[in-house]
RNA sequence: AUGAGUCUUCGGGGCAGGGUGAAAUUCCCUACCGGCAGUAUAGCCUGCGAACUCCUGUAAAGGAGCCGAUGCGGUGGAAUUCCGCAGCCGACAGUAUAGUCUGGAUGAGAGAAGAAUGAU
Numbered sequence: 001a002u003g004a005g006u007c008u009u010c011g012g013g014g015c016a017g018g019g020u021g022a023a024a025u026u027c028c029c030u031a032c033c034g035g036c037a038g039u040a041u042a043g044c045c046u047g048c049g050a051a052c053u054c055c056u057g058u059a060a061a062g063g064a065g066c067c068g069a070u071g072c073g074g075u076g077g078a079a080u081u082c083c084g085c086a087g088c089c090g091a092c093a094g095u096a097u098a099g100u101c102u103g104g105a106u107g108a109g110a111g112a113a114g115a116a117u118g119a120u
Stems, first nucleotide, its partner, number of pairs: 001120002004117001006115005017029003031100002033090002035048004043088002052065005070086005092103003
């Protein structure tokens, strides 16, 4: 230095202000937020995770599926990633209709960092 198995830790943010109403952080005006890896720095390019659906199973767990949204201009060797402008998107359950409240979740997890081990 490379690759291997083991273990430890870490690993998701956000309705201020106002309107209507018996009741809404759920509607309306407005505000705010952006997991992980890759790539010229990315919520909306590619891939992944979670959620969700189905199947097997007493359960633990395993397998399969599904999976949202961007344009224009500028700089540059290179950017749907930077800069400018204008847009758009956001699981399930509960509740006055929820990306932001409460809940499953003190969970799971892409992955990140580290430790010792043995191998080349």
Record summary
A computed fold for a 120-nucleotide RNA from Christensenella minuta, annotated as FMN riboswitch aptamer (RFN element). NCBI's taxonomy places the organism under Bacteria, Bacillati, Bacillota, Christensenellaceae, Christensenella. Model confidence (mean pLDDT): 85 of 100. Rfam family: FMN riboswitch aptamer (RFN element). Its family is annotated with FMN binding in the Gene Ontology. The sequence is in RNAcentral, with records from Rfam and Ribocentre. Of the family's consensus pairs, 100% are formed in the model.